[in-house]
């Protein structure tokens, strides 16, 4: 060169056959304690790699380009 998997919060992952973007551990505030620690309670954080199609409507289908792991060669 070719093939298969994979990119979603700061880290690890979910999103069931296209229909309201989430947990979990961290951060950041509040209760409670003298005080750390801990436990509750809450809150911020996402252009779902990038660009285009196709749809009423795309994280999820299609094309292309890019990064990462892996086989062939």
């Nucleotide at each position: 060169g070719g093939g298969g998997c994979c990119g979603u919060a700061g880290c690890u992952c979910a999103a069931c056959u296209g229909g309201g973007a989430g947990a979990g551990c961290g951060u950041c505030g509040g209760u409670c304690u003298g005080g750390c620690a801990g436990a509750c309670c809450g809150a911020a954080g996402g252009u779902u790699g990038c660009g285009g199609g196709u749809u009423c409507g795309a994280u999820c289908c299609c094309c292309g380009c890019c990064g990462g792991c892996u086989c062939c060669a």
Molecule: transfer RNA
Organism: Myxococcales bacterium